[in-house]
RNA sequence: GGGCUGGUAGUCUAGAGGAAUGAUACCGGCUUCGCAAGUCGGUGGUCGCGGGUUCGAUUCCCGCCCAGUCCA
Numbered sequence: 001g002g003g004c005u006g007g008u009a010g011u012c013u014a015g016a017g018g019a020a021u022g023a024u025a026c027c028g029g030c031u032u033c034g035c036a037a038g039u040c041g042g043u044g045g046u047c048g049c050g051g052g053u054u055c056g057a058u059u060c061c062c063g064c065c066c067a068g069u070c071c072a
Stems, first nucleotide, its partner, number of pairs: 001071007010024003018055001026042005048064005
């Protein structure tokens, strides 16, 4: 330098045009003498960055950045 895969909440992750899912963490209730576990509820997301297409983009297109991997 080139090919491929990926970047989504503090962490891990699903979703591939109609606006983001679950787990974990955190906060609160129930339960316990108390803690843990369990259970119910809640908070938290510029969807890597910038453009384009579209009524509408996390999703499609272009460029760039970062990580992994392969080739030279």
Transfer RNA from a Candidatus Altarchaeota archaeon, 72 nucleotides, folded computationally. RNAcentral holds the sequence, with entries from ENA. Its Rfam family is "tRNA". Rfam's curators write: Transfer RNA (tRNA) molecules are approximately 80 nucleotides in length. Rfam classes the family as a transfer RNA. The organism belongs to Candidatus Altarchaeota, within Archaea. Model confidence (mean pLDDT): 83 of 100.